[in-house]
RNA sequence: GGGCGAUUAGUUUAAUGGUAGAACAACGGUCUCCAAAACCGUUAGUGGGGGUUCGAUUCCCUCAUCGCCCG
Numbered sequence: 001g002g003g004c005g006a007u008u009a010g011u012u013u014a015a016u017g018g019u020a021g022a023a024c025a026a027c028g029g030u031c032u033c034c035a036a037a038a039c040c041g042u043u044a045g046u047g048g049g050g051g052u053u054c055g056a057u058u059c060c061c062u063c064a065u066c067g068c069c070c071g
Stems, first nucleotide, its partner, number of pairs: 001070007010024004018054001026042005047063005
């Protein structure tokens, strides 16, 4: 220099154009003499910018970061 892939909650990850889900973690509650475990609940998210569309996590362009391959 060229090519490919990834980026969603504190972490790991689902969602092939139509209400963004889950697990763990955190916090609160029940239980317990206390704690742990268990159970119930709560908080919290689409990397930045632009485009297409009635509607974008999803399609297109660009930038950023990370990884892999070729030279």
The prediction has a mean pLDDT of 83. Transfer RNA from a Candidatus Adlerbacteria bacterium, 71 nucleotides, folded computationally. It matches the Rfam family "tRNA". It is annotated as a transfer RNA. Gene Ontology term of the family: triplet codon-amino acid adaptor activity.